[in-house]
Molecule: Purine riboswitch aptamer
Organism: Ureibacillus sinduriensis BLB-1 = JCM 15800
RNA sequence: UGAGUAAAUUAAAUAAUUCGUCGUAUAAUGUCGAGAAUAUGGCUCGUGAGUUUCUACCAAGCUACCUUAAAUAGCUUGACUACGAUUUUUAAUGUAUUAGUA
Numbered sequence: 001u002g003a004g005u006a007a008a009u010u011a012a013a014u015a016a017u018u019c020g021u022c023g024u025a026u027a028a029u030g031u032c033g034a035g036a037a038u039a040u041g042g043c044u045c046g047u048g049a050g051u052u053u054c055u056a057c058c059a060a061g062c063u064a065c066c067u068u069a070a071a072u073a074g075c076u077u078g079a080c081u082a083c084g085a086u087u088u089u090u091a092a093u094g095u096a097u098u099a100g101u102a
Base pairs, nucleotide, nucleotide: 001100004097005096006095008093009092010091011090012089013088020086021085022084023083024082025081026056029049032046033045034044035043041066042065050057058078059077060076061075062074063073064072
């Protein structure tokens, strides 16, 4: 010197059973069955499990693997729902603290 973070004060907006944030549940996971594709492919449908839990159980991308067969694997990012908690957001001014830089 200092992004950021926390708290306080002031002002404005908002009407607050909302929105937002956080926590718990679940790992947006896994079982089984039927069918489908084949390196320009790796999918579709259904059924159970999983939560003191209603619902959901997908999408995109990357990497690997399978030498033409019947089977995929790993990683990253992104939600909704249920319950609970919370000082709702923005700006300004101090204070405290601090990664880093000189």